[in-house]
RNA sequence: GGAUGUCUUCAGGGCGUGGUGAAAUUCCCGACCGGCGGUACAGCCCGCGAGCCGACAGGCAGACAAGGUGCGAUUCCUUGGCCGACAGUACACAGUCUGGAUGGAAGAAGACCCGC
Numbered sequence: 001g002g003a004u005g006u007c008u009u010c011a012g013g014g015c016g017u018g019g020u021g022a023a024a025u026u027c028c029c030g031a032c033c034g035g036c037g038g039u040a041c042a043g044c045c046c047g048c049g050a051g052c053c054g055a056c057a058g059g060c061a062g063a064c065a066a067g068g069u070g071c072g073a074u075u076c077c078u079u080g081g082c083c084g085a086c087a088g089u090a091c092a093c094a095g096u097c098u099g100g101a102u103g104g105a106a107g108a109a110g111a112c113c114c115g116c
Stems, first nucleotide, its partner, number of pairs: 001114002005112006015030002018028002031096002033084002035048004043082002051060003064080005086099003
């Protein structure tokens, strides 16, 4: 240093003494959270993962503006916003509860190996 090989370890956070109600951590109010790679440091720029559909192929899948600094930032600073899989829940709807999951995985690190 290595597109490819073997193995090991690691790899997701967050609600309440509020309101209404027969019933809600699901509605209202207020609060809180932010996986991985890329790029000027990113939940909302590009891509990936989990999830769902399907007969292989393959398909579906969220959200940002203004101002400032700077060579460069939708990534930093200021202000104000927005978004959040599937299944479950007796009548009441979930990013935060329960479950698939002691799972899987984008990927990260290390050892070996190979080359110089």